RNA sequence: AUCUUAUCAAGAGCAGGUGGAGGGACUAGCCCGAUGAAACCCGGCAACCGGCGUGUGAACGCACGGUGCUAAUUCUUGCGGAAGCUUUUGCAGGUAAGCCUUUCAGGCUGCUUGGCACAAGUUCUCUGGCAGAUGAGAG
Numbered sequence: 001a002u003c004u005u006a007u008c009a010a011g012a013g014c015a016g017g018u019g020g021a022g023g024g025a026c027u028a029g030c031c032c033g034a035u036g037a038a039a040c041c042c043g044g045c046a047a048c049c050g051g052c053g054u055g056u057g058a059a060c061g062c063a064c065g066g067u068g069c070u071a072a073u074u075c076u077u078g079c080g081g082a083a084g085c086u087u088u089u090g091c092a093g094g095u096a097a098g099c100c101u102u103u104c105a106g107g108c109u110g111c112u113u114g115g116c117a118c119a120a121g122u123u124c125u126c127u128g129g130c131a132g133a134u135g136a137g138a139g
Base pairs, nucleotide, nucleotide: 002138003137004136005135006134007133008132013042016041017040018039022032023031024030026078028076029075043070044069045068048066049065050064051062052061053060054059074131079128080127081126082125083123084122085121086120087119089117090116091115092113093112094111095110097109098108099107100106101105
C1' cells in the first nucleotide's frame, strides 16, 4: 500500500508561546487567513485501545499510558432513489370564442383545468452509496 469493522449533528485557547503564508484531502463552489495561515510547543475536548476501580453480568466510572481531535454537519458538493416544484408532449374534462356539416346533434381550430401519464430540468427537504478521516484488528 491493501482488507475487515466501529464512529463521523455533540465537545474543545472570541489575550497562550514559537513561526511566518498559506489553509479547509480531491472536483466545482463557498469560506478561513498580517485583528496573523501551515507546522511545532503548551492548554483543552473526547473516551477508540490498554490500565485501574465498581458490578454476577450488561454496563458504568477515572483519565494513568497509546492514539485522535480542537472554524463552518466529514463546510457544501460530485453517483442513485424518494418527495416537492417548473416545462414540453399526449390523453381526459370544461368552454361564455371562431368555423364546418341538412336538424337533433356532431366535428375541427382556439382557449382553459389545484385531472391523468411519459419525459426533461431543478432543490429549501429526506435517504442510500462513493470518497475521505480516525480508532481497533488482519496481513
SAM riboswitch aptamer (S box leader), 139 nucleotides, folded computationally. It was read from a public genome assembly, where an Rfam model found it. Its mean pLDDT, the model's own confidence on a scale to 100, is 80.